Context: one part of a larger RNA
């Protein structure tokens, strides 16, 4: 002086923060990652219209298909390590979606989910036959760069290559939706084909965030841990990876680290900071930011641009639940909740308003992230429990030398306010926007349509909250500790080394300022004291 505090007494309001530090223990229930029909087939239902076949809208679960699901949220278990921090290297690399640019999207095949159907399983769930689609999958054409092969010029280099530029030869892409169309051209017409617009699609070149490796130097405790390593340590070839390496693998060498601390052991996530100090340092790493690991426990790889993936997939374990005993199902260290441990840590709340993110041409859906609102005086600020007069220094209480002192302007009296609080009413800021209308500019053959600018308009969970006006009555609102010295604050009564006090020195055995009350005082106040813990 400080704290995520806790325990005891007391408590009246509000603003901002904070809130399992212990069992990374177990986990009922509920939500927390979905969306796209402007990417595909089918379509239950509803509505209308018909007598009625039917026909027209609308469209719901589910399937293929794209995207995200690696974000965002959480928790420290591991971890003394290039994990962190810090400065470099990457001539050793990768990068979905973003934004410039450059060319390009032509022509075709088989299929399979959904459904139907026959079955098998209590169930989870599965098999079999028949049928379809497409931005899902396969070929084939074309193809600048890159890619392999080879032949060369300039520059730079770690000498391994790399940047640049020529030229040969092989191989290498693709998707098509939605809007609108005077004029051409098929078509009776819808519609197509062609034109433009947007939105995807392929191949490069850039770059903007973004991740991989590498590297020096940093920052903990023991030597009552002195030796320690066989892929070990280099070299060759090869796999592998996005990329370098013993990263693996075979063969060769016989190396590598270590007292400047190797290997052991113990503890611990790092950091910005934070808490104390004049500072040096020391002590810490909740809240908020950055990074790292980890998602029951151990392993393991799929898919993808990125994981070896917290609400994925596989196997083994422990555990827990269903079971028809054949078999199966599950994972709160998301956000509340429970039990349980523990001195101790909230609500099984509201709402996508605003900010962000996912998807989508959008409208929009999702979003326990995020606003916010419950609960705790956990912690910091701030206001309030009145204010002004008032001496017969009232009554009462303590003291007393019995004169008096003191509680003390304190009380009551009077004369004021009116914040907190109670009423009644008015009433936000946080909302720019996006959509739909109109009006310029612009791309266009176009007055379709897009794309910008303008202009008008929507949309609040907080919340009838904040905040403002009016009325109300001094009425509803002060405690705790502590008084021997250290240290501000004294006296009675009681008790009699007892009852007790105590943070140290010490107090109590008959006039205790140190024990109990009391009456005073003194400190601080909605608090105040203890005990823990750092400085």
């Nucleotide at each position: 002086a400080g704290c995520g505090a806790a325990c005891g007494u007391u408590a009246g309001c509000g603003g901002c923060g904070c809130g399992c530090c212990u069992a990374a223990c177990a986990c009922a229930u509920g939500c927390a990652a979905g969306u796209c029909g402007c990417a595909c087939g089918a379509g239950a239902g509803u509505g209308g219209a018909g007598c009625a076949a039917u026909c027209c809208a609308u469209g719901a679960a589910a399937g293929u298909g794209g995207c995200g699901c690696a974000c965002g949220g959480g928790u420290g278990c591991g971890u003394a390590a290039c994990a962190c921090g810090u400065a470099g290297a990457u001539a050793a690399u990768c990068u979905g979606c973003c934004c410039u640019u450059c060319a390009g999207c032509g022509g075709g095949g088989g299929a399979u989910a959904a459904c139907g159907u026959u079955c098998c399983g209590a169930a989870a769930g599965g098999a079999g036959c028949g049928c379809u689609a497409a931005u899902a999958c396969c070929g084939c054409a074309u193809a600048c760069a890159g890619c392999g092969u080879u032949c060369g010029g300039u520059g730079g280099u770690u000498c391994g290559c790399c940047a640049u530029u020529g030229g040969a030869c092989g191989g290498c892409a693709a998707a098509g939706g939605c809007u609108g169309g005077g004029a051409u051209u098929c078509g009776c017409a819808a519609g197509g084909a062609c034109c433009a617009g947007c939105c995807a699609c392929u191949g490069g070149a850039g770059g903007a965030g973004g991740a991989g490796u590498c590297u020096g130097c940093g920052g903990c405790c023991c030597a009552u841990c002195a030796g320690c390593u066989a892929g070990u340590u280099g070299g060759u070839a090869a796999g592998g990876u996005a990329a370098u390496g013993g990263c693996u693998u075979a063969c060769c060498a016989a190396g590598g680290c270590a007292a400047a601390g190797a290997c052991g052991g113990g503890u611990a996530g790092c950091u910005g900071g934070u808490c104390u100090g004049a500072g040096a340092g020391g002590a810490u790493g909740a809240u908020c930011a950055g990074c790292c690991a980890c998602a029951c426990u151990g392993g393991u790889a799929c898919u993808g641009g990125a994981a070896c993936a917290c609400g994925g997939a596989c196997c083994a374990g422990a555990c827990u639940c269903c079971u028809a005993c054949g078999g199966g199902a599950g994972g709160c260290a998301g956000c509340a909740g429970u039990g349980g441990g523990g001195a101790a840590u909230c609500u099984u709340g509201g709402u996508c308003a605003a900010u962000g993110g996912g998807c989508g041409c959008a409208a929009g859906c999702c979003u326990g992230a995020a606003c916010c609102a419950g609960c705790g005086a956990c912690g910091c600020c701030g206001c309030g429990u009145g204010a002004g007069u008032g001496a017969u220094g009232a009554a009462g209480g303590c003291c007393u030398u019995c004169g008096g002192g003191u509680u003390g302007u304190a009380a009551a009296g009077c004369u004021c306010u009116g914040u907190g609080g109670g009423g009644a009413g008015a009433g936000a800021c946080g909302a720019a926007a996006g959509a739909a209308u109109c009006g310029g500019u612009u791309c266009u053959a176009a007055c379709a349509g897009g794309a910008c600018c303008g202009a008008a308009g929507u949309u609040g969970a907080c919340g009838g909250u904040a905040u403002c006006u009016c009325c109300u009555u001094a009425g509803c609102a002060a405690g705790c500790a502590c008084c021997g010295g250290c240290u501000a604050a004294c006296u009675c009564u009681g008790u009699g080394c007892c009852a007790g006090c105590a943070g140290c020195c010490g107090c109590g055995g008959u006039a205790a300022g140190a024990c109990a009350g009391a009456g005073g005082g003194u400190g601080c106040a909605a608090a105040c004291g203890u005990u823990g813990c750092u400085c």

Predicted 3D model of a 535-nucleotide part of an RNA (small-subunit ribosomal RNA, 5' domain) from an uncultured soil bacterium. Its Rfam family is "Bacterial small subunit ribosomal RNA".